The RNA shown here (Bacterial RNase P class A) has 361 nucleotides and comes from a soil metagenome.
RNA sequence: GGCUGGCUAUGCAGUCGCGGGAGGUGUGAGCUUCUCGAGGAAAGUCCGGACACCACAGGGCAAGGGCGGUGGGUAACGCCCACCCGGGGAAACCCGCGGGAAAGUGCCACAGAAAUGACACGGCCGAUGGCGCGCCAACACGUGAGGUGCGCACAGGCAAAGGUGAAAUGGUGCGGUAAGAGCGCACCGGCGUCGCGGUGACGCGGCGGCCAGGCAAACCCCGCCCGGUGCAAGGCCAAGCAGGACCGUAGACCCGGCCCGGCGAGGUCCAGGUAGGCCGCAGGGCGAGAGCCCCGCUGGGGACCUAGGCCCCGGCGAGAUGGAUGGCUGCACACGACAGAAUCCGGAUUACAGGCCAGCU
Numbered sequence: 001g002g003c004u005g006g007c008u009a010u011g012c013a014g015u016c017g018c019g020g021g022a023g024g025u026g027u028g029a030g031c032u033u034c035u036c037g038a039g040g041a042a043a044g045u046c047c048g049g050a051c052a053c054c055a056c057a058g059g060g061c062a063a064g065g066g067c068g069g070u071g072g073g074u075a076a077c078g079c080c081c082a083c084c085c086g087g088g089g090a091a092a093c094c095c096g097c098g099g100g101a102a103a104g105u106g107c108c109a110c111a112g113a114a115a116u117g118a119c120a121c122g123g124c125c126g127a128u129g130g131c132g133c134g135c136c137a138a139c140a141c142g143u144g145a146g147g148u149g150c151g152c153a154c155a156g157g158c159a160a161a162g163g164u165g166a167a168a169u170g171g172u173g174c175g176g177u178a179a180g181a182g183c184g185c186a187c188c189g190g191c192g193u194c195g196c197g198g199u200g201a202c203g204c205g206g207c208g209g210c211c212a213g214g215c216a217a218a219c220c221c222c223g224c225c226c227g228g229u230g231c232a233a234g235g236c237c238a239a240g241c242a243g244g245a246c247c248g249u250a251g252a253c254c255c256g257g258c259c260c261g262g263c264g265a266g267g268u269c270c271a272g273g274u275a276g277g278c279c280g281c282a283g284g285g286c287g288a289g290a291g292c293c294c295c296g297c298u299g300g301g302g303a304c305c306u307a308g309g310c311c312c313c314g315g316c317g318a319g320a321u322g323g324a325u326g327g328c329u330g331c332a333c334a335c336g337a338c339a340g341a342a343u344c345c346g347g348a349u350u351a352c353a354g355g356c357c358a359g360c361u
């Protein structure tokens, strides 16, 4: 210098407020005392659950969606841990949207002959066959079977080297050939197979020239998973107006003192449910509840008394619903980032001034 992991997130005091809880006081409104009151991400709402309601007998198939190396962890996960494989780095370590392209379909811009049934543009060859010219020549009068050399590039062979491209049908080298080519061989890569090691992904070794382009975040195939909606879920109580049933002008209800008197048109009940309120809603557990137990913080008292814990009594553990958690002053310094609950929990992701600690290279 670099890498990884963890912790912290201005502090203290005073004062004025705000929300919750408990106590005192007051008929009540209220007043008053004590106490608690945001985060590592409370965030965006991206996964997985709890919980609630709706749907559904159970199982299978189809459709749709999600996930995807292996082995574990977990309530579950797309999360975590370890490992494997591939890539980067000198290393510590980091990154991976990591099943199948040898089931099928599709796509592969530009350039290029050709982008997959591979192809042949400029090229290379022309051994073989063909054509042309020359030479030799058995036998035979001539003719010329045959042999051989040169040329043409007609049939044809080739894919090494060139050019294009992100990518051109494994790579490098030697042999081989007319020229070439896994055509043969050696090494490397891939694939298949056998053996060994490993729970496994996979690794190592032997054998076989078997040599197969890329893309699945295109359709698809394989394996596994998934019912829908979210606390504005949902539950309870419930004015007023409207509704229904019954009673009532043959006097109800109400008032005074009960067979009476007065007054004179409403009264009682019910259902759903609006406004509104309460719960859901919060440290954990048991209980129908009242309450009890445990954990943590804290006030008072007591015994032992070095520290420290123990016993008794009490308080508290964000929970708002126009939504509290703030303002001001003083002091200190390294001058203070990102940001604030809204049903809860497990994660990942993103934002973040500075400081501290540990390990590794």
Base pairs, nucleotide, nucleotide: 001361002360003359004358005357006356007355008354010332011331012330013329014328015327016326018037019036020035021034022033023032024031025030039338043349046347047346048345049344050343051230052229053228054227064226065225066224067223068222069083070082071081072080073079084098085096086095087094088093099221100220104219105218106215107214108213121162123158124157125156128155129154130152131151132150133149134148135147136146170188171187172186173185174184175183189211190210191208192207193206194205195204196203197202234279235278236277237276243270244269245268246267247266254262255261256260283294284293285292286291295317296316297315298314299313300312301311302310333336
The RNAcentral record of the sequence draws on MGnify. Rfam family: Bacterial RNase P class A. It is annotated as a ribozyme. Rfam's curators write: Ribonuclease P (RNase P) is a ubiquitous endoribonuclease, found in archaea, bacteria and eukarya as well as chloroplasts and mitochondria.